[in-house]
RNA sequence: AGAGUUUGAUCCUGGCUCAGAACGAACGCUGGCGGCAGGCCUAACACAUGCAAGUCGAACGCGAACGGUCCUUCGGGACUUAUUAGAGUGGCGGACGGGGGAGUAAAACGUGGGAAUUUGCCCAGUAGUGGGGGACAACAUGUGGAAACGCAUGCUAAUACCGCAUACGCCCUACCGUAUAAGCCCUCCGGGGGAAAGAUUUAUCGCCAAAAGAUUAGCCCGCGCUAGAUUAGCUUGUUGGUGAGGUAAGAGCUCACCAAGGCGACGAUCUAUAGCUGGUUUGAGAGGAUGAUCAGCCACACUGGGACUGAGACACGGCCCAGACUCCUACGGGAGGCAGCAGUGGGGAAUAUUGGACAAUGGGGGAAACCCUGAUCCAGCCAUGCCGCGUGUGUGAAGAAGGCCUGCGGGUUGUAAAGCACUUUCAGUAGGGAAGAAAAGCUCGGGGAUAAUAACUCCGGGUGUUGACGUUACCUACAGAAGAAGCACCGGCUAACUCCGUGCCAGCAGCCGCGGUAAUACGGAGGGUGCAAGCGUUAAUCGGAAUUACUGGGAGUAAAGCGCGCGUAGGCGGCUUGAUCAGUCGGAUGUGAAAGCCCCGGGCUCAACCUGGGAAUUGCAUUCGAUACUGUCAGGCUAGAGUGUGGUAGAGGGAAGCGGAAUUCCAGGUGUAGCGGUGAAAUGCGUAGAUAUCUGGAGGAACAUCAGUGGCGAAGGCGGCUUCCUGGACUAACACUGACGCUGAGGUGCGAAAGCGUGGGGAGCAAACAGGAUUAGAUACCCUGGUAGUCCACGCCGUAAACGAUGUCAACUAGCCGUUGGGAGCAAUUUGGCUCUUAGUGGCGCAGCUAACGCGAUAAGUUGACCGCCUGGGGAGUACGGUCGCAAGAUUAAAACUCAAAGGAAUUGACGGGGGCCCGCACAAGCGGUGGAGCAUGUGGUUUAAUUCGAUGCAACGCGAAGAACCUUACCUGCCCUUGACAUCCUGGGAACUCUCUGGAGACAGAGAGGUGCCUUCGGAAACAGAGUGACAGGUGCUGCAUGGCUGUCGUCAGCUCGUGUCGUGAGAUGUUGGGUUAAGUCCCGCAACGAGCGCAACCCCUAUCCUUAGUUGCCAGCACGUAAUGGUGGGAACUCUAGGGAGACUGCCUGUGUCAAGCAGGAGGAAGGUGGGGAUGACGUCAAGUCCUCAUGGCCCUUACGGGCUGGGCUACACACGUGCUACAAUGGCGGCGACAAAGAGCAGCUAAGCCGCGAGGCCACGCGAAUCUCAAAAAAGAUGUCGCAGUUCGGAGCUCAGUCCUGCAACCGACUGCGUGAAGCUGGAAUCGCUAGUAAUCGUGGAUCAGCAUGCCACGGUGAAUACGUUCCCGGGCCUUGUACACACCGCCCGUCACACCAUGGGAGUUGGUUUUACCCGAAGGCAGUGCGCUAACCGUGGAGGCAACCGUCCACGGUAAGGUCAGCGACUGGGGUGAAGUCGUAACAAGGUAGCCGUA
Repeated sequence: AGAGUUUGAUCCUGGCUCAGAACGAACGCUGGCGGCAGGCCUAACACAUGCAAGUCGAACGCGAACGGUCCUUCGGGACUUAUUAGAGUGGCGGACGGGGGAGUAAAACGUGGGAAUUUGCCCAGUAGUGGGGGACAACAUGUGGAAACGCAUGCUAAUACCGCAUACGCCCUACCGUAUAAGCCCUCCGGGGGAAAGAUUUAUCGCCAAAAGAUUAGCCCGCGCUAGAUUAGCUUGUUGGUGAGGUAAGAGCUCACCAAGGCGACGAUCUAUAGCUGGUUUGAGAGGAUGAUCAGCCACACUGGGACUGAGACACGGCCCAGACUCCUACGGGAGGCAGCAGUGGGGAAUAUUGGACAAUGGGGGAAACCCUGAUCCAGCCAUGCCGCGUGUGUGAAGAAGGCCUGCGGGUUGUAAAGCACUUUCAGUAGGGAAGAAAAGCUCGGGGAUAAUAACUCCGGGUGUUGACGUUACCUACAGAAGAAGCACCGGCUAACUCCGUGCCAGCAGCCGCGGUAAUACGGAGGGUGCAAGCGUUAAUCGGAAUUACUGGGAGUAAAGCGCGCGUAGGCGGCUUGAUCAGUCGGAUGUGAAAGCCCCGGGCUCAACCUGGGAAUUGCAUUCGAUACUGUCAGGCUAGAGUGUGGUAGAGGGAAGCGGAAUUCCAGGUGUAGCGGUGAAAUGCGUAGAUAUCUGGAGGAACAUCAGUGGCGAAGGCGGCUUCCUGGACUAACACUGACGCUGAGGUGCGAAAGCGUGGGGAGCAAACAGGAUUAGAUACCCUGGUAGUCCACGCCGUAAACGAUGUCAACUAGCCGUUGGGAGCAAUUUGGCUCUUAGUGGCGCAGCUAACGCGAUAAGUUGACCGCCUGGGGAGUACGGUCGCAAGAUUAAAACUCAAAGGAAUUGACGGGGGCCCGCACAAGCGGUGGAGCAUGUGGUUUAAUUCGAUGCAACGCGAAGAACCUUACCUGCCCUUGACAUCCUGGGAACUCUCUGGAGACAGAGAGGUGCCUUCGGAAACAGAGUGACAGGUGCUGCAUGGCUGUCGUCAGCUCGUGUCGUGAGAUGUUGGGUUAAGUCCCGCAACGAGCGCAACCCCUAUCCUUAGUUGCCAGCACGUAAUGGUGGGAACUCUAGGGAGACUGCCUGUGUCAAGCAGGAGGAAGGUGGGGAUGACGUCAAGUCCUCAUGGCCCUUACGGGCUGGGCUACACACGUGCUACAAUGGCGGCGACAAAGAGCAGCUAAGCCGCGAGGCCACGCGAAUCUCAAAAAAGAUGUCGCAGUUCGGAGCUCAGUCCUGCAACCGACUGCGUGAAGCUGGAAUCGCUAGUAAUCGUGGAUCAGCAUGCCACGGUGAAUACGUUCCCGGGCCUUGUACACACCGCCCGUCACACCAUGGGAGUUGGUUUUACCCGAAGGCAGUGCGCUAACCGUGGAGGCAACCGUCCACGGUAAGGUCAGCGACUGGGGUGAAGUCGUAACAAGGUAGCCGUA
C1' cells in the first nucleotide's frame, strides 16, 4: 500500500466482498511444561447450607462450669482463680471495606470556578472538669404464648439519665461609634441563655466549651456530554417580589399575599436508549467503536413508601408500613431477603472451589496483649489470553522397503528413516535449599527534652519468637532419545498440485463461483504451503471505506438545483480615520488524581510481568502583553445599490369596444343521383332532393400572410385592430442619497394542461359511449357519429420531461461571424455603408475543465457569498402518522424483506417491418417441370424375434450404399469354440499338404490312405500346421460434446488481417473511410498515414484459330495396283486426325466520354474482344454442423462374451405420410417398313466377330484382340414414306395368368430378361413449389464404375437445338457506408403485466391481551410536621404546676380503586399490494421508425 466482482471488451459512477489488528469470547479437532494475567457479557431470576462486623472487664452491675482455700447442719455456702464462658447496661464501630449496574439524558459524570455551611476519630494550643438526685435493664418471683416474643411485681450499678452552680472571643437581643450607595465591620457597655465523667497498674487515658488546622461531606455556577421533528409548543410553585417558616447551609426548599411571568427551531416538551470518566481498541492522523479486569465519581440493595439513631444514612448482612414470593405453625400467629465469599437450581453458545491463612498489606475495637476481618494474601479448576521453553543434535545414498505418480525410462516422499556417534533442557526419582520477617518484647551503649542518671522518644549493637503458600523458587546427582505435534489450507483474490471416486447427485462456497463421465473448486489419498501447543470457524468492533468527505466527496447526462419570485430570522458584506481589545496571537501562574500509552534506567536467567524517574496530558481558569485582520462604537467618502430628467423598443399584464376570412347550422333559388370515407370497405347522408353552386341570415371559437435559433416577461406564458389603466427593461448626460447591499430556513404570492364547485355559453374539435371495419381476438390503431370538456365570470386544485434535465448574486480569463434595441464618430446625392461602445439573443472556437459526450465571457473555466439537495438497485415516492384539499389527490416520508449488481458515456459487432449505394436465375420476362396417376427408389411412422447402424431446414430423405438371394451383415433365432478367425513371445512333438468314407443343417467331429520337401558347420535353423501355458488378442460396444484426419455450408461471396507511425485515459480508431471505377479491397485520385500478408486476378488443364515437328494401328488429295465392294495393297505426308512444341488477345489501335487518371461506350482488324467458353483452385472464420460404422486415437465398458465360427431368417414387412425420379396422358404423336450422321469409353476368370439354331431372351461352334489395328457397336431423335383421325383409342402400359431345356449363380422362393394373352389408373394436374441466360433449357440416344447376376440411380459422352431479360418497386441471400438499440447465447435476441401454484416479510382489520403514561375523583398504612391533650406520669419547683407519654384530630403521602384518554407492543377471521421461486396460462406494452415514435402531468 491494495485486490476481486456489472461489460463481448473499455473508462467512469457505485454498492457488495476479501487480505490487517483486536476480544471477559463460544464452537470443532488436538493438547508436553512453566511464568504473568483473566474467568455469569444471559435472569437487578429464585436461593438450601456455612462463613463475610465486631470489639472493649483500663465505663458498669451480675455471673455458671472446672480448679484452689475456708466453713459446713454434708444438702451445701463464702472467698478466690478473674482479664473465665455467658448474656445485659454503656462506649466506639456496623455510613468503611466488599457487590452488581436496575434506574438515571441530568439532582449524574468530566473540567474549571464560587459562597451561605458541616466535619466523629486525628494534630497544635487556650480555658475547665464543682456539687447533687431519681431511675431502668440484667437478676429474682409470678404469669401468657406452639413459637417468635412478652406481661406484672420487686432489687440494683455506671463514662446511662436529670436538675443546680460556674464560664469565654459561644448563641439571642437592644443601643453607641466609625464607615458605606447598600450588605457589613470594629470597640465598649447593658439584658437574657447554654458545659462536663470518670477509669486504672498514680501516671496516663478520658470528658466539656469556643476558636484554628487537616481531612471529609453538603450546596451553587460556566462549558462539554446519544438518537428521533412521523415529538412544536411546554409550564401554575410555574417565573419573580415581600414577609414568615425551615435547613448544617443559599434558595419556591415550604407557606401566605402580590405581579404575570419563565422555557423553546442555538430544538423546549415528549419518546426510545444508556451508569459517567481516567482509559481500552482501531486508525498515518482527524475520527470511529467501546466503558470487562485496575482506578475516581454516582445511583442501587426483594418491589414501593417512610422516618429513627448518629459527626455522617433516609442505612446491602438496622427499624416501621404496604405488596409479591418462600418457609415454620398447635391456624391463633410468626420468620426471611447472597447485586458479600464459596455453593445450588434456572436461563444460556458460555464463565471456576460449599479450599488455606490472617504469615504479609490494610481495616474495626482495645492502653495493650490480642480478638475479628470470604477486605486481602495464597492455593485449586479452565490453552481464556499474553510471554518463554521443549518434543532432540551431528553424521548417514544401497538414494532401502512401503506409499503415491509415471511418458514405464523413472520421479517423489527423502538425509527423511534405519544404522553409527553424541547431548539431557523440561517432565521423573533422590538430596540440598533462599527471599518474602520487619516489628513488638528483653538487654547494652549513645543523643534529645527534662530539675532528673526516672519514664518518654530517636539512633546503633546484641538477644529473641512469628510463614498460609510449601514436597516453594533455585542448586546438585541419577537413568535413558527415553514421556511430549497438531490444525487449517492448496481455482482466483492468496503461499501451496497430482491421482482415484462421484456424475447438477452427494456436496462446497467470504466474493466471483465449482459439480450434468477426463473436477488442481465435492469426498479420499500422496505430495505441498502456512501457523504451531495450538490451529481453524462463528459472533461483534475499527480499518481498508475519500462509502457522510473538518482534515477529505459530489449534483448537464451516473443518486442529486426547490416550477418561479418577494421577503423574516440567520449567514456574509465596499473605501477611509480614530477608539476599544470581544474574537485572534504570545508569555507567566494554577490545575489537568494515580495507574495506563511513550522515553531513559532497574528487578525476576530472557520475555510477558513488576518497578524508579521523566515526558506527555493538544484542555480549563486567572493574569500580563501585542493590535495587522474580524467584531463593536464614533466620524468621513462614492466605485456597490438607489432616486430625479430626456428618449427608445416590445405578442409584458388588466379592462372595454370593433373587424374580416373560414367551419357549422337555418331559409330560399338552380340542379340530379349520388355524396362521403378508406389500404380496401362499410356504418353514415341522399329521390321526403343530399353532395355541388348562388343569395340572405344566426352563432361560437380562433386570429392565415407579416413571422424571424425575432421581441417581452421571474417562471408558467404572451400573437387581428383601437382606446383606457398599469409593471419592468434599455439608453444619454448631469444632479442627488451615502453601503441603504447579496443570499435567504420558516413564511407568503404567482404557477401549463387536466380536474372540481356555482352560473352562463356551445360553431369546430373531442375523453367516455355507440356503430362500421381490421383481426385468431381488437374493450385499440382506421372510419361515421357523439357527451363531458375545450370558451366566459367567480372560487378551488398546486402538479408536469414546470428542461438549458445546468439555483441566485459578484469578480476575473484568447478570438471570429450573425442578429435585436439604444448611443457616438466617419464617409456619403438618396435606399444603402464603415468603425467604436452598451444591453440582449444565436453559431464556431483557444486555454482550462470533463468518465466521456461535451462546455467554453449566456462556462460545465478560475474564485468568493448564501440557500436547497444526494449517498447501491428493488421494496417506494409506497405504508403508517401529521398538514392542506369539496373531491381527485398533494406534501412530508420510513421499515421488514430481497439482489450483487442497478447505472452513465463511449467502442466493436449483430440486428431493424431505418436510410443510401451495389450484386446474384433473387424477382420480373420466358421455356420446361414437381405437386394429381401408375411404378421405381429413399425416409418417417407402424409392425416384427430382427426389420442392424448412421444422415434430419436450406446444408437428411436415387444420402454412406460405385449395386442386401448366400456372402456382404454390423441385426434376430438356434447350434458350437474359449490364448481364440488375426499379432508377438515360450515349451515339446510334427514337414506342409492332398484325397476317400461316416455322422451332422453346417460349423465341426471321427476313421482311413497318400506324402516326407528347402538350407546345414549335422548341433540345428527357417517357413508351415496342430497341442499346452500365460502375458495377451478381439469388440461395426459408448462418447464426433475428449480428439486427429477428411467433408458439408455461408461462398468463388470480396473480403480477413499485420508491422511501424499517428490519434484516443481506454476498449479501439486510422490504414480498409471519401470521389470515381470494376466481376473483384480491380484500378486511379485524394487523405496521418506508409508498407506488407492471406484472399481476387494471373500462373495449371480442357476447348475455339493458325503454324511447326512426327506419321502408326489413324488419313488418302495426287500417282500406281487390286476388288463385287472396302486405304485392301504399293506409295504419299498434302488434308482430317493424333500429341509434342509454338503463335495469338494486351483495351494493343481509332473516335467519343471521363479529373490530361483509372476506366467506360462505339468502331476497325481478327478464329476469338474486353475475365473468349468450361474446369481445377474455396481467405480469416461460422454452424460444440457431419463422421469413433473408412482410418487413426484418449477415456470408459465386455473378456467361456458386448469376442469367434456356422445354419436359417431379417435389412425387401405395410393402414399410411413425405422427398427424389421413370413412364405417360398422345397427332410437333403412336405403329410399320426404308434408311443417314457421333463422341467418349470398356475389354483376358474379359469383349466376343462371322456362321448356324430359336418368334425371342438366348444357345452352339469359333476368328480376332491385352486393343487409334479386334470386339462391345445397332447410335437415337432427324429424314422421306405408309397407316391411325381425337376415342380411354393402333394413346398408356401397371397389375395378373400361362410359358421359357432363357441367363447368371452351390442356390432365383426376394434377380434381370423373353414370348403369347389380359389391358388398371391416367385426357396435362389445387394451394404451393423447382431448374435454367446459349451450344444453355428442352429433347434424343451412347458409354462407364460397382458387378457372378441385378439401375428408372450415379458419373461421363456426343446429336438436334430454342424463348426471354423492360427493369431493380417487391420476395430471398449477400457486400460497403451511415443511423438507432435496453441485443452480445447477438431478433429464433431482449422483455412487460394480469392469472394459477409454493414460500417469505409487511399494511389495513370487527376486536382482544399486555406495558407505560396523563387527567379527575375515592381510599389513605407507616411516618414527619401542626393542633388538642380528656387520660397516665420517678427526677425540677412544689397546695398545684412545668415537662414528658399515650390517645384523638388535621395535613402531606406509598400501595390500591373508579372513570375518561394518550402512546407502545403482541395476537386476529378476512383483506390489500410487495418480494422470491430452470422449463405453467394469456397476450406482446417497451428496446429498431419495436411495426400507432417514446415519455411526463392529469381525467